[in-house]
Predicted 3D model of a 124-nucleotide RNA (c-di-AMP riboswitch aptamer (ydaO/yuaA leader)) from a soil metagenome. The RNAcentral record of the sequence draws on MGnify. Model confidence (mean pLDDT): 85 of 100.
RNA sequence: AGCCGAAUUUGUCUCUGACAAACCGGGGGAACUAUUUUUGGGGUGAAUCGGGCGCCUGAAGUGGAGUCCGUAGGUUCUUUUCUUUCAACCGAACCCGUCAACUAACCUCGGAGGCUGAGAAAGG
Numbered sequence: 001a002g003c004c005g006a007a008u009u010u011g012u013c014u015c016u017g018a019c020a021a022a023c024c025g026g027g028g029g030a031a032c033u034a035u036u037u038u039u040g041g042g043g044u045g046a047a048u049c050g051g052g053c054g055c056c057u058g059a060a061g062u063g064g065a066g067u068c069c070g071u072a073g074g075u076u077c078u079u080u081u082c083u084u085u086c087a088a089c090c091g092a093a094c095c096c097g098u099c100a101a102c103u104a105a106c107c108u109c110g111g112a113g114g115c116u117g118a119g120a121a122a123g124g
Base pairs, nucleotide, nucleotide: 001116002115003114004113008022009021010020011019012018013017023111024110025109026108027107028106033101040099041096042095043094044093049070050069051068052067053066055064056063073090074089075088076087081124082123083122084121085120086119
């Protein structure tokens, strides 16, 4: 000086913390409509799905994890902004606990963490 992300700012106080507000973000929750619950189901998130390999299990790709290749999808101080193309990269992790569709009123929770010195073009 920037990037991913909701994850920033301000004020007060008894000030190495606490509380509150603004703003940003998430969940629950009628009617109407829709849906079908051990084959459990669901939430945040871009992070879903498929195949190969060998391993465990097993009658059996039956189930499970690993690894590799793809993939829905996502990101990139090119831009004031939007779309498209190309390039590079990501395509995780965690949580609820038998339970939640949507959902007005209403209720409730979060505002972290991790990184960088860099990607270009066309059209509106």
Notes
It matches the Rfam family "c-di-AMP riboswitch aptamer (ydaO/yuaA leader)". Its family is annotated with cyclic-di-AMP binding and regulation of gene expression in the Gene Ontology.